[in-house]
Molecule: Glycine riboswitch aptamer
Organism: Armatimonadota bacterium
RNA sequence: UGACGUCUUGCGGGAGAGCCGGUCACCGGCGCCGAAGGAGCAACCGCCCCGGGAAUCUCUCAGGCAGACGGACCGCAAGAAACAG
Numbered sequence: 001u002g003a004c005g006u007c008u009u010g011c012g013g014g015a016g017a018g019c020c021g022g023u024c025a026c027c028g029g030c031g032c033c034g035a036a037g038g039a040g041c042a043a044c045c046g047c048c049c050c051g052g053g054a055a056u057c058u059c060u061c062a063g064g065c066a067g068a069c070g071g072a073c074c075g076c077a078a079g080a081a082a083c084a085g
Stems, first nucleotide, its partner, number of pairs: 001085001006080008018030005031065003037061001038059003044052003
């Protein structure tokens, strides 16, 4: 000096799922969705009782089912710390 990658921020894209009732952007009943978060597990590994062990899989605790907010993930940009070189 320091790419890829990581983290943060900004911009853009971003799915799914509803009826009824009421005192109606909320509450209640039943139903439903999964892509915030959370939880669970395979192969495999180990010091082999047990522990480690991934997800967009599974569960739906949470969240959501007009819109808004949010939204995993993707793209672009900037910044920070640094590894290899």